[in-house]
RNA sequence: GCCGAGGUAGCUUAGCGGUAAAGCAGCUGUUUUGUAAACAGCAGACCGGAGGUUCAAAUCCUCUCCUCGGCU
Repeated sequence: GCCGAGGUAGCUUAGCGGUAAAGCAGCUGUUUUGUAAACAGCAGACCGGAGGUUCAAAUCCUCUCCUCGGCU
C1' cells in the first nucleotide's frame, strides 16, 4: 500500500430502512439471624466521528479514526 472482518449499555452480544433487544454486572423490594441464591421490579447505549440519500438511517452511499486478520 491492497483485501477482508469488526466498533451498539460497565462487559459480552442481537438488531440488515419504521420508537435499539437480551444475558451478566448495577440499584430497589420480597425472602434470610446475616450474606449469597431465588423471585419481582427499576435504571442504563440516540449506535466510533463527519457528511449525503430518504417522509424516516444503527441499518444504504461517501470520507475519516480505531481494533483484528490476510496479502505484498
Transfer RNA from Candidatus Zambryskibacteria bacterium RIFOXYD2_FULL_43_10, 72 nucleotides, folded computationally. The prediction has a mean pLDDT of 83. Its Rfam family is "tRNA". Rfam describes the family as follows. Transfer RNA (tRNA) molecules are approximately 80 nucleotides in length. Rfam classes the family as a transfer RNA. Lineage of the source: Bacteria > Bacteria candidate phyla > Candidatus Zambryskiibacteriota.